A computed fold for an 88-nucleotide RNA from Ligilactobacillus salivarius, annotated as TPP riboswitch aptamer (THI element). The organism belongs to Ligilactobacillus, within Bacteria.

RNA sequence: GCACAAGGGGAGCCUUUUUGGCUGAGAGUGAAGUUAUUCAGACCCUUUGAACCUGUUCGUUAAUGCGAGCGUAGGAAUGUGUAGUAAA
Numbered sequence: 001g002c003a004c005a006a007g008g009g010g011a012g013c014c015u016u017u018u019u020g021g022c023u024g025a026g027a028g029u030g031a032a033g034u035u036a037u038u039c040a041g042a043c044c045c046u047u048u049g050a051a052c053c054u055g056u057u058c059g060u061u062a063a064u065g066c067g068a069g070c071g072u073a074g075g076a077a078u079g080u081g082u083a084g085u086a087a088a
Stems, first nucleotide, its partner, number of pairs: 001082005006046004012022003029040004052075003055070005
């Protein structure tokens, strides 16, 4: 690096409420339903962890983790097999 299996995660902001706008891998695709949710799917991530939750700094926007940072901030989900390369 690849394969298999397992596991983790979010679905925001604005709006004329929609065949609309912004960012993004993803902004809810399908089924059921007691309309609360549940199951499945897509996508991203699994300790070399900024996937994701929280905290924090600067900037920006009509607005939003919207942009750029901080792991010497608190958390956060892994095993097996195997190819190649290098060294001894």
About this RNA: The RNAcentral record of the sequence draws on MGnify. It matches the Rfam family "TPP riboswitch aptamer (THI element)". About the family: Vitamin B(1) in its active form thiamin pyrophosphate (TPP) is an essential coenzyme that is synthesised by coupling of pyrimidine and thiazole moieties in bacteria.